[in-house]
RNA sequence: GGAGUUGGUCAGGCAAUCGCUGCGACGCAAGUCGUGGAGGAAAGUCCGGGCUCCGCAGGGUAGGGCGCCAGGUAACGCCUGGGGGGCGUGAGCCUACGGAAAGUGCAGCAGAGAGUAGACCGCCCGGCCGUUCAGGCCAGGUAAGGGUGAAAGGGUGCGGUAAGAGCGCACCGCGCUGGUGGUAACACGCAGUGGCAUGGUAAACCCCGUCCGGAGCAAGACCAAAUAGGGGAGCAUUGGUGUGACCCGCACUGCUCCCGGGUAGGUUGCUUGAGGUGUCUGGUGACAGGCAUCCCAGAUGAAUGAUUGUCCUCGACAGAACCCGGCUUAUGACCGACUCCUUCU
Numbered sequence: 001g002g003a004g005u006u007g008g009u010c011a012g013g014c015a016a017u018c019g020c021u022g023c024g025a026c027g028c029a030a031g032u033c034g035u036g037g038a039g040g041a042a043a044g045u046c047c048g049g050g051c052u053c054c055g056c057a058g059g060g061u062a063g064g065g066c067g068c069c070a071g072g073u074a075a076c077g078c079c080u081g082g083g084g085g086g087c088g089u090g091a092g093c094c095u096a097c098g099g100a101a102a103g104u105g106c107a108g109c110a111g112a113g114a115g116u117a118g119a120c121c122g123c124c125c126g127g128c129c130g131u132u133c134a135g136g137c138c139a140g141g142u143a144a145g146g147g148u149g150a151a152a153g154g155g156u157g158c159g160g161u162a163a164g165a166g167c168g169c170a171c172c173g174c175g176c177u178g179g180u181g182g183u184a185a186c187a188c189g190c191a192g193u194g195g196c197a198u199g200g201u202a203a204a205c206c207c208c209g210u211c212c213g214g215a216g217c218a219a220g221a222c223c224a225a226a227u228a229g230g231g232g233a234g235c236a237u238u239g240g241u242g243u244g245a246c247c248c249g250c251a252c253u254g255c256u257c258c259c260g261g262g263u264a265g266g267u268u269g270c271u272u273g274a275g276g277u278g279u280c281u282g283g284u285g286a287c288a289g290g291c292a293u294c295c296c297a298g299a300u301g302a303a304u305g306a307u308u309g310u311c312c313u314c315g316a317c318a319g320a321a322c323c324c325g326g327c328u329u330a331u332g333a334c335c336g337a338c339u340c341c342u343u344c345u
Base pairs, nucleotide, nucleotide: 001341002340003339004338005337006336007335008334009333010332012311013310014309015308016307017306018305020037021036022035023034024033025032026031039317043328044327046326047325048324049323050322051216052215053214054213058248059247060246061245063212064211065210066209067208068082069081070080071079072078083097084095085094086093087092098207099206103205104204105201106200120146121145122142123141124140126138127137128136129135154172155171156170157169158168159167173196174194175193176192177191178190179188180187181186220268221267222266223265230259231258232257233256234255235254239253240252241251242250275294276293277292278291279290280289281288282287
């Protein structure tokens, strides 16, 4: 100097003038004063909950989620730390991580053969043909060598054999048993034993383990208003209704559909929280606890905008609508740590 990996912070500041709005005070009112007023993602609506209502709160089937171990959390498909596997020179990153000896399915073509999976070319023994050589035929043995393929009946070497083959042996690999370490997943340059348990794929069906009522602030509660207690059809206690489907149970005793007519305004839910900030203690960490301190949007056709001056790192992506914890996506600037390459001293 270049190229990368990873962690954190901010999201223009200050001042003035006018404007919008929540709350409080004063005021008959108009208004005045004081004090607050969009995000790290408010976005996606993908998960998990708080809260409200239904089910007398039950059981099961189907269905769905998750899937290494240990923790965190109100909970989770989230987060933290480990283990196994994979990628990268590395800093680091990913995880699609229970089971293939319960069963089924799938893998084109090539190839002899692709899973209770093999003999195409070869090698060897015997017999026959051939004057000899070269070679050919019949029968048998073989899977070391070659070929096909993404993948072919563990690997290297020695011995042995007619030729070979874990056929035997040594080492490696693999299985089983034990030991050591670790809470565990698992690891071991540990010990013994066995010629050796049989390919891949389960984000294929499946099996196993574990978890799961539903609907949602347009939930729900209260006040007000209004009518045509209209018309028609169906089922009817062996029925019907009861917040996903089906079955059983339980509760209740009516329920469902079509046409037509009337009303629909306001209050609440609505913001003090699994809350923020600072500090201490414990923990590798996620986080937990103690102490202190703060109140920080509640709109409802939908509130924060405009102008001027100045500073600077010159401001991107983008606006709450019951609330909170996550994940994913969009995006500008700054700060720190680490890795690799090149050059000079």
A computed fold for a 345-nucleotide RNA, annotated as Bacterial RNase P class A.
The sequence was found by an Rfam model in a public genome assembly.
Model confidence (mean pLDDT): 79 of 100.